[in-house]
Formats: sequence, C1' cells, structure tokens
RNA sequence: GGUCCCGUAGUCCAAUGGAUAGGACGAUGGUCUCCGAAGCCGUAGGUGGUGGUUCGAUUCCACCCGGGACCA
Repeated sequence: GGUCCCGUAGUCCAAUGGAUAGGACGAUGGUCUCCGAAGCCGUAGGUGGUGGUUCGAUUCCACCCGGGACCA
C1' cells in the first nucleotide's frame, strides 16, 4: 500500500428496516438474616463520528476514527 471483517451498558453477547434497543455478569437500593453470603423485588447505565437513502436506520450506502485477519 491492497482486500476483507468488526465497533451496541463497566464486561460478554442479542436485536439485520418498524412499537419503549433485550439478556447475563457486574454496580446500587430494598427484602431476608444476629451479621454476611445466596435467593427474591427494584433502579441506573448503551448503538464510535459526520453526512446520505427511507414514512421510519442499531440495521442499508459513503467518508472519517479505532481494532483485527490475510496479501504484498
């Protein structure tokens, strides 16, 4: 330098045009307990950025940013 893949919560993953972006772990409050742990019930927290297509974009397109694989 070229081709391809990936980027969603603190972490790991779903959702691949449509209603409020869902789950697990973690955090935190409550409950329980003599105190903890476990269990149970809640709460907070997320689509890398900018444009475009569309009635509607996490999803499709372009560029940029970051990470990875292969080739040279």

RNAcentral holds the sequence, with entries from ENA and MGnify.
Predicted 3D model of a 72-nucleotide RNA (transfer RNA) from a Verrucomicrobiaceae bacterium.
It matches the Rfam family "tRNA". It is annotated as a transfer RNA.
The organism belongs to Verrucomicrobiaceae, within Bacteria.
The same sequence occurs in records of 2 taxa.